This is a predicted structure of a 72-nucleotide RNA (transfer RNA) from a bacterium. It was read from a public genome assembly. Model confidence (mean pLDDT): 82 of 100. Its Rfam family is "tRNA". Rfam classes the family as a transfer RNA. Its family is annotated with triplet codon-amino acid adaptor activity in the Gene Ontology.
Formats: sequence, structure tokens, C1' cells
RNA sequence: GGAUCCGUAGCUCAGUGGUAGAGCGCUUCGUUCACAUCGAAGAAGUCAGAGGUCCGAAUCCUCUCGGAUCCA
Repeated sequence: GGAUCCGUAGCUCAGUGGUAGAGCGCUUCGUUCACAUCGAAGAAGUCAGAGGUCCGAAUCCUCUCGGAUCCA
């Protein structure tokens, strides 16, 4: 230098055009003498950034940034 894949909650990930979700973690409450387990409720997202297409974009297209792999 070229090619492919990835970037979504604190972490690991789903979501392939129509309300942004799960598990773990965190907070509060119940249960306990206490802790753990269990149960209930809750908070937490510019969907990496910018532009475009579309009635509508996390999703499709282009560029940029970051990471991984391969080729040279």
C1' cells in the first nucleotide's frame, strides 16, 4: 500500500428498513440475626463520527476514525 470482518448499556452480545433489547454487573425494596441465594422494581445508549438514499436508517450507500485478520 491492497482486501475482508468488526465498532450497539459498565462487560459479553442479539437486533439485516417501522417502539433500541437480552444475560451478567449496578441501585432500591422484600426475604435473612447478617451475608449469599431467590423474588420484585428501577437506572444506565448521540447505535464510533460525518454526509447521502428513503415517508422512515443501528440496519442500505460513500468518506473518516479505531480494532482484528490476510496479501504484498